[in-house]
RNA sequence: AGAGUUUGAUCCUGGCUCAGAACGAACGCUGGCGGCAUGCUUAACACAUGCAAGUCGAACGGAUAAGAGCCCUAGUUUACUAGGGAGUUCUGUUAGUGGCAGACGGGUGAGUAACGCGUGGGAAUCUGCCUGGUAGUACGGAACAACAGUUGGAAACGACUGCUAAUACCGUAUAUUCUCUUCGGAGGAAAGAUUUAUCGCUACCAGAGGAGCCCGCGUAGGAUUAGCUAGUUGGUGAGGUAAUGGCUCACCAAGGCUACGAUCCUUAGCUGGUCUGAGAGGAUGAUCAGCCACACUGGGACUGAGACACGGCCCAGACUCCUACGGGAGGCAGCAGUGGGGAAUAUUGGACAAUGGGCGAAAGCCUGAUCCAGCAAUGCCGCGUGAGUGAUGAAGGCCUUCGGGUUGUAAAGCUCUUUCAGUAGGGAAGAUAAUGACGGUACCUACAAAAGAAGCCCCGGCUAACUUCGUGCCAGCAGCCGCGGUAAUACGAAGGGGGCUAGCGUUGUUCGGAAUUACUGGGCGUAAAGAGCGCGUAGGCGGUUUAUCAAGUUGAAAGUGAAAUCCCAAGGCUUAACCAUGGAAUUGCUUUCGAAACUAGUAGACUAGAGAUCGGUAGGGGAUGGUGGAAUUCCUGGUGUAGAGGUGAAAUUCGUAGAUAUCAGGAGGAACACCGGUGGCGAAGGCGGCCAUCUGGGCCGAUUCUGACGCUGAUGCGCGACAGCGUGGGUAGCAAACAGGAUUAGAUACCCUGGUAGUCCACGCCGUAAACGAUGAGUGCUAGAUAUUGGGAUUUAUUCUCGGUGUCGUAGCUAACGUGAUAAGCACUCCGCCUGAGUAGUACGGUCGCAAGACUAAAACUCAAAGGAAUUGACGGGGGCCCGCACAAGCGGUGGAGCAUGCGGUUUAAUUCGAUGCUACGCGAAAAACCUUACCAACCCUUGACAUGGCGACUAUGGAGACCAGAGAUGGACUCCUUCAGUUCGGCUGGGUCGCACACAGGUGUUGCAUGGCUGUCGUCAGCUCGUGUCGUGAGAUGUUGGGUUAAGUCCCGCAACGAGCGCAACCCUCAUUCUUAUUUGCCAGCGGGUAAUGCCGGGAACUAUAGGAAAACUGCCAGUGAUAAGCUGGAGGAAGGUGGGGACGACGUCAAGUCAUCAUGGCCCUUACGGGUUGGGCUACACGCGUGCUACAAUGGCGGUGACAAUGGGAUGCAAAAGGGCAACCUGGAGCCAAUCCUAAAAACCCGUCUCAGUUCGGAUUGCACUCUGCAACUCGAGUGCAUGAAGUCGGAAUCGCUAGUAAUCGCGGAUCAGCAUGCCGCGGUGAAUACGUUCACGGGCCUUGUACACACUGCCCGUCAAGCCAUGGGAGUUGAUUUUACCCGAAGCUGGUGGGCUAACCGCAAGGAGGCAGCCAACCACGGUAAGAUUAAUGACUGGGGUUAAGUCGUAACAAGGUA
Repeated sequence: AGAGUUUGAUCCUGGCUCAGAACGAACGCUGGCGGCAUGCUUAACACAUGCAAGUCGAACGGAUAAGAGCCCUAGUUUACUAGGGAGUUCUGUUAGUGGCAGACGGGUGAGUAACGCGUGGGAAUCUGCCUGGUAGUACGGAACAACAGUUGGAAACGACUGCUAAUACCGUAUAUUCUCUUCGGAGGAAAGAUUUAUCGCUACCAGAGGAGCCCGCGUAGGAUUAGCUAGUUGGUGAGGUAAUGGCUCACCAAGGCUACGAUCCUUAGCUGGUCUGAGAGGAUGAUCAGCCACACUGGGACUGAGACACGGCCCAGACUCCUACGGGAGGCAGCAGUGGGGAAUAUUGGACAAUGGGCGAAAGCCUGAUCCAGCAAUGCCGCGUGAGUGAUGAAGGCCUUCGGGUUGUAAAGCUCUUUCAGUAGGGAAGAUAAUGACGGUACCUACAAAAGAAGCCCCGGCUAACUUCGUGCCAGCAGCCGCGGUAAUACGAAGGGGGCUAGCGUUGUUCGGAAUUACUGGGCGUAAAGAGCGCGUAGGCGGUUUAUCAAGUUGAAAGUGAAAUCCCAAGGCUUAACCAUGGAAUUGCUUUCGAAACUAGUAGACUAGAGAUCGGUAGGGGAUGGUGGAAUUCCUGGUGUAGAGGUGAAAUUCGUAGAUAUCAGGAGGAACACCGGUGGCGAAGGCGGCCAUCUGGGCCGAUUCUGACGCUGAUGCGCGACAGCGUGGGUAGCAAACAGGAUUAGAUACCCUGGUAGUCCACGCCGUAAACGAUGAGUGCUAGAUAUUGGGAUUUAUUCUCGGUGUCGUAGCUAACGUGAUAAGCACUCCGCCUGAGUAGUACGGUCGCAAGACUAAAACUCAAAGGAAUUGACGGGGGCCCGCACAAGCGGUGGAGCAUGCGGUUUAAUUCGAUGCUACGCGAAAAACCUUACCAACCCUUGACAUGGCGACUAUGGAGACCAGAGAUGGACUCCUUCAGUUCGGCUGGGUCGCACACAGGUGUUGCAUGGCUGUCGUCAGCUCGUGUCGUGAGAUGUUGGGUUAAGUCCCGCAACGAGCGCAACCCUCAUUCUUAUUUGCCAGCGGGUAAUGCCGGGAACUAUAGGAAAACUGCCAGUGAUAAGCUGGAGGAAGGUGGGGACGACGUCAAGUCAUCAUGGCCCUUACGGGUUGGGCUACACGCGUGCUACAAUGGCGGUGACAAUGGGAUGCAAAAGGGCAACCUGGAGCCAAUCCUAAAAACCCGUCUCAGUUCGGAUUGCACUCUGCAACUCGAGUGCAUGAAGUCGGAAUCGCUAGUAAUCGCGGAUCAGCAUGCCGCGGUGAAUACGUUCACGGGCCUUGUACACACUGCCCGUCAAGCCAUGGGAGUUGAUUUUACCCGAAGCUGGUGGGCUAACCGCAAGGAGGCAGCCAACCACGGUAAGAUUAAUGACUGGGGUUAAGUCGUAACAAGGUA
């Protein structure tokens, strides 16, 4: 630091995804050690059990007695032992009274959007213990617990009577000081203990630390929450508090907060910090630290220095527990622990040794604070699982092209070491005298043995790492793109490899990447995005200059910014993590002193911005009132007659009751031709005949005035096309709806005929448009050219200037298109708007509206895209140009009939297989009776019919004949003839046959979508590309386009292109002409011979022919035309003329075209069978459909007769003559010929005769009988002949095929295959036409251009309803909760106030009594609760609305091309 993903490819926009870091984590697999940290994120859910706050006997009265002492008794006295007693002494223990501490420490984050927190300030306060200081500590009194007695209760806990102490309580005195004060005065303390010194106590002053209060600033989201507030805001007075204050009350005033976001709703403890990031930021608030809040839920006070109190009290509520049913008890969000919830989070441990806290004079006691240990790879850090050597590169595994490669120095082996763990011994610091839970721990030493210690994920791209097998859109994977449908580097396994390592992956979350919310640092013409336009409030911004001020700004200093953390330096644990010391930093806030450039403020001045004045000027600017002609329609009248109208064509419609047409007149409404123009005006919407009145704005010129008066503009206000709405008019034309006619498969459309709202006017609403320049307003600056409009100046040849409107264009900008002084350039100011696509401009809520609806405006869910511009193709019922038997013009056919043949279908045991639009179908097949043959049935063989290799036996072997079984293959048995080569004479070698076992053979089995080769088609169409250069960010373009021309990308010219390649053409073969050479089997002119006749013979080489060579044709020549070119047109000559005819030859590529059944071949499959053999059958079936042909339907003919003329070929298992026989097929026969020698061999035509238009003397199918030939064999199933029979068919519907000259048509001949079989195929010649104006249209193709939402490329893409499944969501009669507001009722505990009839120790009083107090009662406030009415929100709801989504459902075809109606 980036990468993947939209496309055929490209650039951009834009979302999604990934690589990084982190975590209180969880889950999966795995797991050796240690150190340091961390460990309920969920149910502020409920809690069993234990512990977590006590201490002081040096405050007090008691109680108690284990011990010492004392007393008594017994054991003979001392001594000692045993027993008893008194509570007198000491030492202990301690329930209660009393003091201090339980307000700290520890937990949690529910609440709280707040002076709660952070930061910085402030004044009207309190403060136990502690420190310093001053002064004092005198005299009295009355009780209550404990205790004793009685008594209630299950218990908890009490009740009554009596006694008693104090540092408990009360009074008096005193008062340095203190409080109050009317300044006279008034009021207010104390406590002792113990034994010789302290600890206490009281009052006050001060300090430290702590606490309370107030203020500035900062500290979430929502406006689909816009108004809130009655103690509310302020004042006066009073009360209250430690203290200020509406904190509370009375009265008075009517304020206070709010767009700089009040109120309301939702969410949330805040901070230091933590994570991430380059930073700015973003997210977060575990552990540690500061503050706050809370302690089962709600309320309340008491005590106290401090609480409205986690382990205190009272009340209400919910829950749990005990109960004798009458009543009671409780609060783990302390430490452990339990249940529950959850993906998930530990021991009911040790110790007060250390640090700290409470009490105490102290010893000490308490301390789940704390220090330790335990559990957990939860994280960070460190270490280990060995080191060296070792190539037969071992074995095994895996792969293999079978050669080898790899695992791999890896292992084994050899030589070493002992960290960690283990065993044994020693053994700390932490403790400054004693005291050590940790702990026999850390650490040290010794010993043994490589001994006990490696996994996880990944390997298609991103992203480091590849092979085999299995699977076969299955199973599965997947973060995104996407893999898997038989050769998967993507699934699963294995081998190998890569990464990290006691961990590795996955999931979740946060930041990053993301400049994807853009302060740093984005955008808005077309990608999302400029409000339809203006006026203008707040706000923001603002010209020149002087002085001043010091708010912003800036400099310096001070205070603060807790510690910890981060960073730096040096230090301590062996290192590190970790810890500790110092520094830096803490970007902030406050205060003080300076500065004065800029911004702001104040005061003054100026004129360049802005405005005013004067003079001109253009204009469909606006409003009102008049007025004009043309046209349409209607009405009246005239002329006139049968149609008019309308359309692609028609019909509906109008018209003989007189239309249309035409003339004249009239009525009425609406709109204003020509001028008229990328011309004018207006802010936009918009504005168009002419005249008048009223009125807004602009521009130019002049310089006189004001003196910044300016720009923008949230909210607001106004204007705002069409359509629509309301009321009232008006209505000629046009025209939604509607009706009819057409079209159509349908046609609720397009077309036609009608036609109502509406369009017009007045008044009032609506407030939206592709309201567009898809471009907000303003100011300044930055090349030009050209056109036009309104002014001005100047010369009159058009130059300059100001304001507008356009076109082109430089720089620049832009993703490109484009824009370009009228910016989308360079800058500034202000406003509006955008942040993936769909859902959706939709729902809900609100505002506006009469309604229609408008404005504001989401989410769930779904997808990995959606989109912009440009490129190359393809396509278009787009355009232009041009070809082709493409159409047209002709000739002949097919489609109808019969038959032949192929295919489909059907049938069958099998009807083998393939080919299927053109480009399958007389195709593979140039020959299915057997064979072929691949199919079916039956029967046989299993190393095999065929190849190579091993072992053994035999020796060749081959042929002929006949026998048995069998359908045959095959099996069995017999006879005769024949017997390989070499030889070292050995079955030794080669060869052969048989037998055995195994490797293997074999397969027309499968995959043509794994392939090679071959072939078809576009298409013999003229195209397809490359190098260098140039242009473009790029895909790409240019060249190859353009103007001509050609059959042709053929050639010429031009040109940022210049060249080149594959194609075209030519070179090749053949036909047509001539010359030459050669001369047999061909030829015969001249010469000779011969015959009845014939090149028959001698001979000849002229001619024909044959087959070698050569020539010939090149737009070469002429004329015209064309740019003078290329070429074209015509002509001459020539056998042939513009490629002379024909053939071979097929560019880059397309169709996953065809062929695994020609052949070859990968993979898969079968192996006594899917291989091999035999016999028979089938491929020949037959209701039908289709293709290709033959023969016909007849007179251009049939039949009979006469009888002429070819060429290509073929011939030994052959062609076969003559002659003979037969009606004929054919038979007999065999001359000749291995073929320019012999054989095979024409028909139509021509001529003569007959038939005379009919199912015929046409036509020949079908069938019967009799034959012929081939063949082992013609039944299924051959061909031919004769006689007989004599179907259909009288020229063929829609449709469709071939052909442009020796062609079509017509006639026969030959050949391959072949025993036989040809209407097919391949060739050959004979006879021999017609037509082409032309390119409008249908088809195919080429080039250029245009549009595109297509790229599997129009057989494309794609929309909506309906039907089905699933998902989320709106409405919904309602239902159930939660929160909250208002009104009223109730009113526990408590404080305050009142009352005083009941009770009453301290003080006063001789007493009575008083002062004071308590209970009780009353009142105000108030928690919970109740009733009623709302508001908000959540869940749910019959039914219902649309939305999304889902390989192959239905109906149409709306959009994309002029998408067929833009």